[in-house]
Context: one part of a larger RNA
RNA sequence: CGUCGAAUAUUGAAGGAACUCAUCCCUAGUACGAGAGGACCGGGAUGGACAAACCUCUGGUCGACCAGCUGUUCUGCCAAGAGCACUGCUGGGUAGCUAAGUUCGGCACGGAUAAGCGCUGAAAGCAUCUAAGCGCGAAGCCGUUCCUAAGAUUAAUAUUCAUUAAUAGAUUCGUUCUAGACGAGGACGUUGAUAGGCACUAAGUGUAAGUCCAGCAAUGGAUUGAGCUGAGGUGUACUAAUAAAUCGAGUAUACAG
Numbered sequence: 001c002g003u004c005g006a007a008u009a010u011u012g013a014a015g016g017a018a019c020u021c022a023u024c025c026c027u028a029g030u031a032c033g034a035g036a037g038g039a040c041c042g043g044g045a046u047g048g049a050c051a052a053a054c055c056u057c058u059g060g061u062c063g064a065c066c067a068g069c070u071g072u073u074c075u076g077c078c079a080a081g082a083g084c085a086c087u088g089c090u091g092g093g094u095a096g097c098u099a100a101g102u103u104c105g106g107c108a109c110g111g112a113u114a115a116g117c118g119c120u121g122a123a124a125g126c127a128u129c130u131a132a133g134c135g136c137g138a139a140g141c142c143g144u145u146c147c148u149a150a151g152a153u154u155a156a157u158a159u160u161c162a163u164u165a166a167u168a169g170a171u172u173c174g175u176u177c178u179a180g181a182c183g184a185g186g187a188c189g190u191u192g193a194u195a196g197g198c199a200c201u202a203a204g205u206g207u208a209a210g211u212c213c214a215g216c217a218a219u220g221g222a223u224u225g226a227g228c229u230g231a232g233g234u235g236u237a238c239u240a241a242u243a244a245a246u247c248g249a250g251u252a253u254a255c256a257g
Stems, first nucleotide, its partner, number of pairs: 001151001005161006014148004020048007032037001050105001052103003058099004065092005070085006109143003116136004169247004173189005194240003197236005203229003210223005
């Protein structure tokens, strides 16, 4: 920009992905074979690699967070802290992200076939799967499964709204997100829980500071599973989503003469 205005829900032309391998058990120590050995067909189980999704579990990470420790500077000093030292180092760790973790997938079925196996059957009184005709037959082909998909210019379908009114609707703008390079997409915009704040909390760390007690002291104990944090959850209009602007449908069309 088109699909002669929109919104919502669909169809599926077409395109893409996937469709894998092994071991064990039963059938059966059967068929076969002198024996040694040892099946087809069919059924079941387990796993490998691959692929997708996810984070309940097991872990990793987690420069949010909590604690411990060293040196030094500073807060007048003690105590308690702050800065710097690779995030100063060390031990843990929520959300998120993630694999080595979890769940799931390959199936089954249909159609047309390849090699091959056949039926009927002449040319060629026989024979012959082939010449006419008919059938079976593969991890392969076409479907089936999953994903994208009406620029499928052949521009589809259904429902609802709108009818000359700057209206239906959309956008700008704002608060934002498990969405994201930016656009885009989702949620919300006071008729409001969208984000922040606040309250409580799952969870993390591991018993704060101060005071008191015991001890000469280092230190230990009590207050105390404390204090701090809380990217997650629930609630709550306290703050900000105010106010407003912009775009927005036929020089009509159809039918009859």
Source information: The part of an RNA shown here (large-subunit ribosomal RNA, domain VI) has 257 nucleotides and comes from a Candidatus Magasanikiibacteriota bacterium. Its Rfam family is "Bacterial large subunit ribosomal RNA".